Small-subunit ribosomal RNA from a Gammaproteobacteria bacterium, 1553 nucleotides, folded computationally.
RNAcentral holds the sequence, with entries from ENA.
Its mean pLDDT, the model's own confidence on a scale to 100, is 84.
NCBI's taxonomy places the organism under Bacteria, Pseudomonadati, Pseudomonadota, Gammaproteobacteria.
Rfam family: Bacterial small subunit ribosomal RNA.
[in-house]
RNA sequence: AAACUGAAGAGUUUGAUCCUGGCUCAGAUUGAACGCUGGUGGCAUGCUUAACACAUGCAAGUCGAACGGUAACGACAGAAACAAUCCCUUCGGGGUGCGUUUUUGGGCGACGAGUGGCGGACGGGUGAGUAACGUGUAGGAAUCUGCCUAUUAGUGGGGGAUAGCCCGGGGAAACCCGGAUUAAUACCGCAUACAUCUUACGAGGAAAAGCUGGGGACCUUCGGGCCUGGCGCUAAUAGAUGAGCCUGCAUCUAAUUAGCUUGUUGGUGGGGUAAAGGCCUACCAAGGCAACGAUUAGUAGCUGGUCUGAGAGGACGACCAGCCACACUGGGACUGAGACACGGCCCAGACUCCUACGGGAGGCAGCAGUGGGGAAUAUUGGACAAUGGGCGAAAGCCUGAUCCAGCAAUGCCAUGUGUGUGAAGAAGGCCUGCGGGUUGUAAAGCACUUUCACUAGCGAAAAAAACCUUGAUGUAAAUAGCAUUGAGGCUUGAUAUAAACUAGACAAGAAGCACCGGCUAAUUCCGUGCCAGCAGCCGCGGUAAUACGGAAGGUGCGAGCGUUAAUCGGAAUUACUGGGCGUAAAGCGCGCGUAGGCGGUUUGGUAAGUUGGAUGUGAAAUCCCCGGGCUUAACCUGGGAACUGCAUUUGAUACUGCCAAACUUGAGUACAGUAGAGGAAGACGGAAUUCCGGGUGUAGCGGUGAAAUGCGUAGAUAUCCGGAGGAACACCAGUGGCGAAGGCGGUCUUCUGGGCUAAUACUGACGCUGAGGUGCGAAAGCGUGGGGAGCAAACAGGAUUAGAUACCCUGGUAGUCCACGCCGUAAACGAUGUCAACUAGCCAUUUGGAUAUAAAAAUUUGAGUGGCGUAGCUAACGCGAUAAGUUGACCGCCUGGGAAGUACGACCGCAAGGUUGAAACUCAAAGGAAUUGACGGGGGCCCGCACAAGCGGUGGAGCAUGUGGUUUAAUUCGAUGCAACGCGAAGAACCUUACCUGCCCUUGACUUCUCUGGAAGGGCGCAGAGAUGCGCCUGUGCCUUCGGGAACCAGAAGACAGGUGCUGCAUGGCUGUCGUCAGCUCGUGUCGUGAGAUGUUGGGUUAAGUCCCGCAACGAGCGCAACCCUUAUUUCUAGUUGCCAGCGAUUCGGUCGGGAACUCUAGAGAGACUGCCGGUGAUAAACCGGAGGAAGGUGGGGACGAGGUCAAGUCAUCAUGGCCCUUAUGGGCAGGGCUACACACGUGCUACAAUGGACGGUACAGAGGGUUGCCAACCCGCGAGGGGGAGCUAAUCCCAGAAAGCCGUUCUCAGUCCGGAUUGGAGUCUGCAACUCGACUCCAUGAAGUCGGAAUCGCUAGUAAUCGCGAAUCAGCAAUGUCGCGGUGAAUACGUUCUCGGGCCUUGUACACACCGCCCGUCACACCAUGGGAGUUGGUUGCACCAGAAGUAGGUAGUCUAACCUUGUGAGGGCGCUUACCACGGUGUGGUCAAUGACUGGGGUGAAGUCGUAACAAGGUAGCCGUAGGAGAACCUGCGGCUGGAUCACCUCCUUU
Repeated sequence: AAACUGAAGAGUUUGAUCCUGGCUCAGAUUGAACGCUGGUGGCAUGCUUAACACAUGCAAGUCGAACGGUAACGACAGAAACAAUCCCUUCGGGGUGCGUUUUUGGGCGACGAGUGGCGGACGGGUGAGUAACGUGUAGGAAUCUGCCUAUUAGUGGGGGAUAGCCCGGGGAAACCCGGAUUAAUACCGCAUACAUCUUACGAGGAAAAGCUGGGGACCUUCGGGCCUGGCGCUAAUAGAUGAGCCUGCAUCUAAUUAGCUUGUUGGUGGGGUAAAGGCCUACCAAGGCAACGAUUAGUAGCUGGUCUGAGAGGACGACCAGCCACACUGGGACUGAGACACGGCCCAGACUCCUACGGGAGGCAGCAGUGGGGAAUAUUGGACAAUGGGCGAAAGCCUGAUCCAGCAAUGCCAUGUGUGUGAAGAAGGCCUGCGGGUUGUAAAGCACUUUCACUAGCGAAAAAAACCUUGAUGUAAAUAGCAUUGAGGCUUGAUAUAAACUAGACAAGAAGCACCGGCUAAUUCCGUGCCAGCAGCCGCGGUAAUACGGAAGGUGCGAGCGUUAAUCGGAAUUACUGGGCGUAAAGCGCGCGUAGGCGGUUUGGUAAGUUGGAUGUGAAAUCCCCGGGCUUAACCUGGGAACUGCAUUUGAUACUGCCAAACUUGAGUACAGUAGAGGAAGACGGAAUUCCGGGUGUAGCGGUGAAAUGCGUAGAUAUCCGGAGGAACACCAGUGGCGAAGGCGGUCUUCUGGGCUAAUACUGACGCUGAGGUGCGAAAGCGUGGGGAGCAAACAGGAUUAGAUACCCUGGUAGUCCACGCCGUAAACGAUGUCAACUAGCCAUUUGGAUAUAAAAAUUUGAGUGGCGUAGCUAACGCGAUAAGUUGACCGCCUGGGAAGUACGACCGCAAGGUUGAAACUCAAAGGAAUUGACGGGGGCCCGCACAAGCGGUGGAGCAUGUGGUUUAAUUCGAUGCAACGCGAAGAACCUUACCUGCCCUUGACUUCUCUGGAAGGGCGCAGAGAUGCGCCUGUGCCUUCGGGAACCAGAAGACAGGUGCUGCAUGGCUGUCGUCAGCUCGUGUCGUGAGAUGUUGGGUUAAGUCCCGCAACGAGCGCAACCCUUAUUUCUAGUUGCCAGCGAUUCGGUCGGGAACUCUAGAGAGACUGCCGGUGAUAAACCGGAGGAAGGUGGGGACGAGGUCAAGUCAUCAUGGCCCUUAUGGGCAGGGCUACACACGUGCUACAAUGGACGGUACAGAGGGUUGCCAACCCGCGAGGGGGAGCUAAUCCCAGAAAGCCGUUCUCAGUCCGGAUUGGAGUCUGCAACUCGACUCCAUGAAGUCGGAAUCGCUAGUAAUCGCGAAUCAGCAAUGUCGCGGUGAAUACGUUCUCGGGCCUUGUACACACCGCCCGUCACACCAUGGGAGUUGGUUGCACCAGAAGUAGGUAGUCUAACCUUGUGAGGGCGCUUACCACGGUGUGGUCAAUGACUGGGGUGAAGUCGUAACAAGGUAGCCGUAGGAGAACCUGCGGCUGGAUCACCUCCUUU
């Protein structure tokens, strides 16, 4: 300080993070459309598509005051006839004349057609064309301009025609022809003409029209003359308005359009135009445009403005306004002030219509309307009342311009659908944890109001003029008239049944749409079950879906709400404001250099850029500000501000430019040195490989992981001598040197480029960069000619392998080498363009100079080459004076991934190919750096019966048992790598039992509640397989307040019971496993943008994240250890049922007395802690050894299992959500099944024998169990067992004989005196019952099996091995199982290379469902878009030629000819003919675009196709780049290059000590 008030983000790549980067959303908007819904009003808007075709009506006429006139209408006048009435009458009739009919009169009002004038060039529509002086803006000179304004001058006098009308003719029509007659403001001369035009400066040319109002004298042929006014007309000047022309600047995309142009560029003469001009023509010259984008192609009307945006910008150009262009398509002129003309003409073409077939007519992109197209856009309305336009003197007429109305929520704005009260928190709905919650004061009810709509009434403003009457002033002779200006009068409204106001009645007539997983405000239930469906992105849906569909509730907006389409925004995602290029997309492979861009110091000038002022312009509307008017608003309106621009003018002069003059620091030159694999050519040298010749010599050589092919007795390999030939140059040698890059390495010579240093001298900005251009440019490759030792694509053979077109081996050709010529690419890399300036250090090294020194060291100063590092930068990694820091100059390049560096086109190349370089389609990512894990056929350290060393097994046999499979009516179910398989099951004949078959029950076998009856209970008979059914007998209990109650049984009804039905991937609980592995975490602090890191890593040590030391960490928690139990020693206490040393007794049995010592029992203690010694170690932690001790370094064993992993196991232990069944998926019963059997596997037992079998004798445990039980002695039986009954509720009795062992005897190596399966017979026991389907006993029988393939398991000491004993479950038992107990009792461990598993650190990673990962290519199938393609069709266009309508211009005596001139034809004019130009059309030949095309190429996409395994780890041959060859495919191989390669070693360097 009126006109400056304004800038937001989110989702999605990952296990997580930061970044890059795309996709998507929230906002605003629209001439919209669609879906659902719809009360009122105001103001706007309404074919965006087919510039497609149009029926019908209307949209441009007007003037009688220019003219001849009179078809129609009206008034008036006249005539005739009829006739009402009246009068007269000679009664025959006559007259009158309202009215009717006919007729006459242009005399009047007027007026069809015609002549004439003005207007149809405005208004209205549309946007096809146009990339242009078309538009915008600012200027310019060589022009015209009707009507209008102002001014000047004039308007005199004549003439001949012609339309109409009439007559005649032709034609279906449109229309045309002939004759006669006629008017004018129509036409034509003459006169005059200041001015005007032309001019040779003498002169010459060229006008006009009248009409009308009024009028006193005067004149008159009575028409008028004359005067006067108005409107016209002619000539001219000026203005205004409008129009034409020229110029600067601005104005879309494509270079896969790079050259275009012959009237082209300029000049001269001529022509032409209103006007400059190649506008046209003749001649002359050869120019003109273009990288600041010509030409070509595509697209497009331009602008004010509109939408969006903070702005800068971007997109658009509906309505309104300015300009342009067009009017069915193309061409043409005429008329006119103005047109090459929307509702005019001519021609050509297409289309439509009429026709008598001869000919004609038409142009809605005017307003309505129709068809068509389309997602889509209105009435065949009213009026000229207003505004405006045309004509007219005017009245007036015309006006689909316009004003109004109608239709449409198409938009904006406003308003209503009621207000208050009302808790029993109604009913109903929905949810529920069943208590309730919510819908909800919402409704109902009560009280009130009436906006809007409805009905009735009343009713402004939009209207001012014109016209008539009458004043004043002017003109004039004039009281006419006319003009100007007052007063009065009269009349005019489509809208309109309008607005506003008043009254009436009734809450009465008036709410929907979308959404509710996140973004994004708003959640629950039911249904569905990867189905149906949703979806803007991410993504939901596979039985508990807040994401689908419905409902309830909620949220948002509201007469609308959503969806779709489109634009801007967000998007700093094209970055001017305001981005980038080491690794994300992006620095040309490297120089030289043209244009261009940029440029050191000083002075002066100039004023182009720059900057101040002024002036003009920037139309109006719009936007903005202050006001005003509609009740408000939208809307309308007054004034302002603004329009950021352009031009002119006048100042300023710092900076830039330009001009001039100077300077030396940039740059360069000269002189003197200096290092070097810099380049080219020539010559020379030695070592080695190969080959050839000769000698020696003999059986192999060679090669590999191992082999083979190959070479060799025809003498190889090896070794010696000699020779030939080609290629490459060991050591020196180095993050050393040189070069622009590619690259360059033996020695010498010649030629030659560049750099650096020191001191001086000279030139005087000569510089930097560099689009195009041009040169160089590894390897491979190509051409020609040489050369060819070694190596070596292709090829051959041998191996390897499932295969092996590979890796390995043996050979081997192009090639590698030289000369000349091409190619022009690489991971051509520092993935880092060139130049310049500035900004801490330290160290190393190459090469100059200076100081210094005896020589060094050292110091210092240049030019290089490296390492570390500060600030700073970076997404991080990292860079860091050799920048990726801070700046400047110039160039190149990028804009999501794929398709694709591909296609097409062009250029280059001999070819290979290179350079340039898209799109359709498809995805929501692709990517960089870093983090944590996991993994590696990466590395380091460590551990474990992990391997090794041992012992014994399994795998072979028979049997037992479990599983798979098969079978079955059923073989119930579960467990399935380790971590299922003698597992759930510590015991399936019935039961168990869940399965099958059959027979039954339905409130049920079981819980709770209600009612009725009865005690309960016990027994018997019958039927039945039983469940069950029927019948009979017995029984009468307990408490009591006498009502009844408690327990139990039976019956009834319903709430409910019940389910081993499903889901362990809805769950709880429990369990397994890694793993008794040593780990897993937290707080605070610190570091990092962050995920995260640190701590927890490191050096030692341990069984251990055990402990010590160190350390940006300090502490802590869960784990480890310890505390607990047991065992090993001992003490104390206690002493029965246990014990018995000593004493006594004894039936000889601790049996008894006794004892309390011992064993033992079971309570409480002790003990072991690296405590002590020595050594090692950092003096630590700890380790080694020793002593003592029952035990020594956690003494042995057990219990104890961190955080987590496996959607591990279990819904069939139990519990439980949801779902399912409810006369059955529940319940009862009988029988069967779980015990099947070709087979496969697991776990065991017994064996195969002499370390043994058999027989006889004999010894020693521990821990358990026992009253529905263990069961002694004794008797019987061969035995299982039977009888018997003592004892024991257990340190007492019983089970209970331990066995291996020991002592003897026998067997003597065999299918046995081994082994015991199988089978027959006979029995015992349990049990309701041993058939399916029990165990045991006896007799008989006597199978396989002679130590077990590949493979594989357990165990490190009281262990393995071996021997027996017990228990649980249980009537009995399939137990050889499981869990315990003791007896006897070993071997071995060098060690950590390897296998498996685990821990820590580190490294790589394209893995994160985490290597059982990821992932590549061919092939096969489906779909999609696209390239090529013999061609085909269409559009457009170039060139050459033919053709030539209408028209214009030129020529022309074929024909016609009033007014004027001449009078004689004629001149002039018209028609005709012809020439030039030219539209349509045609022919030929090119270019280009689009569509289509048999076939064909690759590409993309697609839950579970085939073949392999290329890549990611050292990905199992490191990978990749270029090139060449080969191959089913990924790929392989050769040559050169890169690190964007792991690992180990060495060298160099750095840091610290």